[in-house]
């Protein structure tokens, strides 16, 4: 520089299937109460345009996102975040959410505790931080201290 391995509830893709999301949003119907100064239609704003709007009761009645279980694939910076500018759909204009890779920084790894944010959630995820675990290298008083994956370990 090349090839190959290691860490363990490892990572991350996918399809089926379960439960939840919820008796929610939504349709129907009735009734009351309201309708151009007003209030609804969109994520928010502005401009334009529409009218069947608000509440309750009866019927009827989802989904996406997350989550589990299983089979499969890719692997071990697997992979997961922050921040910039960039491209793309859709929109009348503006923000902002979606999706794409780029770039530069953070993280060994998985669990638990607080704390924020996201989530319908006591599910889960996401970032800080805390104390042990663990994998590995190095020092070195042999029991302990450090570091960081662009790293360790074989091999050619």
């Nucleotide at each position: 520089g090349g090839u190959a391995g290691a860490g363990g509830c490892g990572c991350g893709g996918u399809a089926u299937u379960c439960a939840u999301c919820a008796g929610u949003a939504c349709c129907a119907u009735a009734a009351a109460c309201g309708u151009u100064u007003g209030c609804g239609g969109c994520g928010g704003g502005c401009a334009g345009c529409c009218g069947g709007g608000u509440u309750u009761g009866u019927g009827g009645g989802a989904a996406a996102g997350g989550g589990g279980a299983u089979g499969u694939c890719g692997c071990c910076g697997a992979a997961g975040g922050a921040a910039a500018a960039g491209g793309g759909a859709a929109a009348g204009c503006c923000c902002g959410g979606c999706c794409c890779g780029u770039u530069u920084c953070c993280u060994g790894g998985g669990a638990u505790g607080c704390c924020a944010c996201a989530g319908a959630a006591g599910a889960u995820g996401u970032g800080g931080u805390a104390g042990a675990c663990u994998g590995u290298c190095a020092c070195u008083u042999u029991a302990g201290u450090g570091g960081a994956g662009c790293g360790c370990u074989a091999u050619c």
Notes: Predicted 3D model of a 156-nucleotide RNA (Lysine riboswitch aptamer) from uncultured Eisenbergiella sp. It matches the Rfam family "Lysine riboswitch aptamer". Its family is annotated with lysine biosynthetic process in the Gene Ontology. The prediction has a mean pLDDT of 76.